[in-house]
Context: one part of a larger RNA
RNA sequence: UCAUCGUUAAGGAACUAGGCAAAAUAGCGGCCGUAAGUUAGCGAUAAGGCCUGCCCUUUCGAUAGCAAUAUCGGCGGGGCCGCAGCGAAAGUCUCUCUGGCGACUGUUUACCAAAAACACAGCUCCCUGCUAACUGGCAACAGGAUGUAUAGGGGGUGACGCCUGACCGAUGCGAGAAGGUCAAGCUUGGGGGUGGCGCAGCAAUGCGUUUGCUCACUGAGUCAAGCCCUCGUCAAUGUCAGCGAUAACUAUAAUCGUUCUAAGGUAGCGCAAUUCCUUUUCGGGUAAGUUCCGAAGCGCACGAAAGGCGUAACGACCGGAGAACUGUCUCAACGAUGAGCUCG
Numbered sequence: 001u002c003a004u005c006g007u008u009a010a011g012g013a014a015c016u017a018g019g020c021a022a023a024a025u026a027g028c029g030g031c032c033g034u035a036a037g038u039u040a041g042c043g044a045u046a047a048g049g050c051c052u053g054c055c056c057u058u059u060c061g062a063u064a065g066c067a068a069u070a071u072c073g074g075c076g077g078g079g080c081c082g083c084a085g086c087g088a089a090a091g092u093c094u095c096u097c098u099g100g101c102g103a104c105u106g107u108u109u110a111c112c113a114a115a116a117a118c119a120c121a122g123c124u125c126c127c128u129g130c131u132a133a134c135u136g137g138c139a140a141c142a143g144g145a146u147g148u149a150u151a152g153g154g155g156g157u158g159a160c161g162c163c164u165g166a167c168c169g170a171u172g173c174g175a176g177a178a179g180g181u182c183a184a185g186c187u188u189g190g191g192g193g194u195g196g197c198g199c200a201g202c203a204a205u206g207c208g209u210u211u212g213c214u215c216a217c218u219g220a221g222u223c224a225a226g227c228c229c230u231c232g233u234c235a236a237u238g239u240c241a242g243c244g245a246u247a248a249c250u251a252u253a254a255u256c257g258u259u260c261u262a263a264g265g266u267a268g269c270g271c272a273a274u275u276c277c278u279u280u281u282c283g284g285g286u287a288a289g290u291u292c293c294g295a296a297g298c299g300c301a302c303g304a305a306a307g308g309c310g311u312a313a314c315g316a317c318c319g320g321a322g323a324a325c326u327g328u329c330u331c332a333a334c335g336a337u338g339a340g341c342u343c344g
Base pairs, nucleotide, nucleotide: 001339002338003337004336005335006334007333008332010330011329014328019325027052029051030050031049032048037042039159053080054079055078056077057076059074060073061072062071063070064069081085094323095322096321097320098319099318100317101315102314106118107117122157123156124155125154126153127152128151134143135142136141160310161309162308163307165240166239167238170237171236172233173232174231175230176229179228180227181226185222186221187220188219189218190217191215192214193213194212195211196209197208198207199206200205241259242258243257244256245255268302269299280296281295282294283293284292
């Protein structure tokens, strides 16, 4: 000096990002007592207070017994000892107030994250009529399921309470079929190539032919889905405005005008896990408060199942305050054991 422990005057969180660590509380014992809130179950061992050993004794009760009696238990009275009566050991809650998030018990990054993340019951949408949809496989086949729409698969939200506004213009999906567009194929015309046949010619060749085959040339006819098109649909992907003027102080604007839009953000909440300006402003708490709580609202850039706002209970979650307690600190001291040092 380090590690692990122990004790400490006065103070008691002044430490620190933060009471981290430590200290403290400590019998799910008995008796009493227990608030707000609440989904009436809880909260709750809330909080808080008292008792507990041993000896003597009045009296009552229960069980067994015919009874005497024995055992067990209760309300009292008197006394004894100690610092201390669940006297040891082991084991064994800190508590209160107030917010955020997530309803809850659960699950997770084996080996830096346990959470507000995931899941969840509940809600909702879509698909699926059974050889189901869907998934694995080239297939056979298998799962789904020895199930059958109160079933199965997929997406979202996430208990419960009150609710879930406007917009179908774009994108997606569903339905539709009048029209437009539209492939290969099939049919057919023209053209090219090459055969057959007829006529003329000695022949080469020429002419004719509704006779065959063929072409990476060309025109037309026919023709599906899709797309264009018409509707529907947002608990589908998504979106939810400007500018100017106006009231008898001022200020503000219920009101008016105008432009654009598919429609212009409703309820609720709001400086928020979201607010840049910002340590916003006001109130509370403190002697003093960038945090915290309550309000205000010009929301840079909340907002309604990527749910909105509440919410009892729950949480090794995350903020703020207090009680208790302490070497966290003022400010350090001493002690114990081990290491460090020397030798082997």
Notes:
This is a predicted structure of a 344-nucleotide part of an RNA (large-subunit ribosomal RNA, domain IV) from a bacterium. It was read from a public genome assembly. The coordinates come from a structure-prediction model, not an experiment, and the mean pLDDT is 84.